[in-house]
Molecule: Bacterial RNase P class A
Organism: Micrococcales bacterium
RNA sequence: AGGGUCGGCCAGGCGAUCGCGUCACCUUUGGGUGCCGAGGAACGUCCGGGCUCCACAGAGCAGGAUGGUGGGUAACGCCCACCCGGAGAAAUCCGCGAGAUAGUGCCACAGAAAAUAGACCGCCCGCAAGGGUAAGGGUGAAACGGUGGGGUAAGAGCCCACCAGCGGCCGGGGUGACCCGGUCGGCUCGGUAAACCUCAUCCGGAGCAAGACCAGACAGAUGCCGUUGACGUUGCUCGCCGAGGCAUCGGGUAGGUUGCUAGAACUCAGUGGUAACGCUGAGUCGAGAUAGAUGAUCGUCCACGACAGAACCCGGCGUAUCGGCCGGCCCCUCGC
Numbered sequence: 001a002g003g004g005u006c007g008g009c010c011a012g013g014c015g016a017u018c019g020c021g022u023c024a025c026c027u028u029u030g031g032g033u034g035c036c037g038a039g040g041a042a043c044g045u046c047c048g049g050g051c052u053c054c055a056c057a058g059a060g061c062a063g064g065a066u067g068g069u070g071g072g073u074a075a076c077g078c079c080c081a082c083c084c085g086g087a088g089a090a091a092u093c094c095g096c097g098a099g100a101u102a103g104u105g106c107c108a109c110a111g112a113a114a115a116u117a118g119a120c121c122g123c124c125c126g127c128a129a130g131g132g133u134a135a136g137g138g139u140g141a142a143a144c145g146g147u148g149g150g151g152u153a154a155g156a157g158c159c160c161a162c163c164a165g166c167g168g169c170c171g172g173g174g175u176g177a178c179c180c181g182g183u184c185g186g187c188u189c190g191g192u193a194a195a196c197c198u199c200a201u202c203c204g205g206a207g208c209a210a211g212a213c214c215a216g217a218c219a220g221a222u223g224c225c226g227u228u229g230a231c232g233u234u235g236c237u238c239g240c241c242g243a244g245g246c247a248u249c250g251g252g253u254a255g256g257u258u259g260c261u262a263g264a265a266c267u268c269a270g271u272g273g274u275a276a277c278g279c280u281g282a283g284u285c286g287a288g289a290u291a292g293a294u295g296a297u298c299g300u301c302c303a304c305g306a307c308a309g310a311a312c313c314c315g316g317c318g319u320a321u322c323g324g325c326c327g328g329c330c331c332c333u334c335g336c
Base pairs, nucleotide, nucleotide: 002331003330004329005328006327007326008325009324010323012301013300014299015298016297017296018295020037021036023034024033025032026031039307043318044317046316047315048314049313050312051207052206053205054204063203064202065201066200067199068082069081070080071079072078083097084095085094086093087092098198099197103196104195105192106191107190120137121136122133123132124131125130145163146162147161148160149159150158164188166185167184168183169182170181171180172179173178211258212257213256214255220249221248222247223246224245225244229241231239232238265284266283267282268281269280270279271278272277
């Protein structure tokens, strides 16, 4: 210098004029002045919460979500670290990561046969009929371990050596998932659960149009239940009335205030931790609309402005995006 890969930051600035909105002050009630005024995703409404109201003894059924281990967090399906598997030369990236001996289903075509799965060609025995075989060939994504030797009529873990896999026992490392090693053994009895299913863990409902208060207006009716008790009755557990409640139909209001922005907040420093993140100290306060606010012109700088606009508030994830800046790591070339 080139290529790759991972992470962080910015998102037009400044000035002038006119215009818009909240708040504060002044006011001759017409207005005037001043400060401030959309995001990295405000988008999606996909998760998790805070908050408000309702419900709730516990257990179960149904339904849904998540799925290696350990941490972080208010919590999560999020984030961090590690384990295993895969891709890559590497940095790094990916994984709907528990269970196939609980059961059910599926594996087209080809092939002899696709899971209680085989004999087409071939090899051996036999006059033939037929019998033995699964080592060789063939089909396929996948065919009852691999290589070598012995053995056999020909062959086969039939036997043996080494290896891979599986299982038992033992030792070591690690919080753990798991890893390393020794020894013994039967010889080796598909795949698929982002198929149904099983297992483990978790899960109340609704939502700021939640909810609270004020003003104002109207028209109640019907049915059912019915407390302390009153009346009726010879008496009652009967009848009737009954504060109040539930349901259905109907009428009126849709106004104002609040919730509504000081937060699981942000910035800096120190400190603990591999990290996510925590703790301590100091500092900052940045829109609260509701017929729903920030636009236009000029000048200038530049990185030449894309995607795009708050509506109770946060933590994430996903998606869109003009460009620019800063760094870590890997590979490779050249020079010193």